[in-house]
Background
Predicted 3D model of a 74-nucleotide RNA (transfer RNA) from candidate division WWE3 bacterium RIFCSPHIGHO2_01_FULL_40_23. The sequence was found in a public genome assembly.
RNA sequence: GGGUCUAUAGCUCAGCUGGUUAGAGCGCCUCGUUCACAUCGAGGAGGUCGCAGGUUCGAAUCCUGCUUGACCCA
Numbered sequence: 001g002g003g004u005c006u007a008u009a010g011c012u013c014a015g016c017u018g019g020u021u022a023g024a025g026c027g028c029c030u031c032g033u034u035c036a037c038a039u040c041g042a043g044g045a046g047g048u049c050g051c052a053g054g055u056u057c058g059a060a061u062c063c064u065g066c067u068u069g070a071c072c073c074a
Stems, first nucleotide, its partner, number of pairs: 001073005007067001010026004019057001028044005050066005
C1' cells in the first nucleotide's frame, strides 16, 4: 500500500428481507425474605446503535467518507 471483518446498556452479545415500542444474560439500585450476609422472589434505572453525510414515507439495518480494533496478502 491492497483486501476482509468488527463497533449496539458498565461487561459479554442478539437484533432475520429497512417497518410501528432497541433487547437478553451478567452487573448496578430499591423492596421483600434473613439476627446479618449470600441465595431466592418482585420492581427499577441505564442507549445520540463509533462519528459525519446521503438514499427513503421510514435507517441499528442500505450507500459514501472518516475513526477504532482484529486478521490476510505484499
Its mean pLDDT, the model's own confidence on a scale to 100, is 80.